[in-house]
RNA sequence: GCCGGUGUAGCUCAGUUGGCAGAGCAGGGCAUUCGUAAUGCUCAGGUCGGAGGUUCAAAUCCUCUCGCCGGCA
Numbered sequence: 001g002c003c004g005g006u007g008u009a010g011c012u013c014a015g016u017u018g019g020c021a022g023a024g025c026a027g028g029g030c031a032u033u034c035g036u037a038a039u040g041c042u043c044a045g046g047u048c049g050g051a052g053g054u055u056c057a058a059a060u061c062c063u064c065u066c067g068c069c070g071g072c073a
Stems, first nucleotide, its partner, number of pairs: 001072007010025004019056001027043005049065005
């Protein structure tokens, strides 16, 4: 330099024919317990790596760009 993959909540990841952003774990509160753990209920947490474009509408489609992983040279 070229090609491919990947980037979504604190962490691990879902989210495909574009239509309200989700789960598990972690965190806060409540219940239960003599107390803790476990368990149940509940709450909060996101500029979907960044910028631009298409569209009534973009995590999703297009372009550019950045990080990480792999392959080729």
Predicted 3D model of a 73-nucleotide RNA (transfer RNA) from a hydrothermal vent metagenome. Its Rfam family is "tRNA". It is annotated as a transfer RNA. From the family's description: Transfer RNA (tRNA) molecules are approximately 80 nucleotides in length. Model confidence (mean pLDDT): 82 of 100.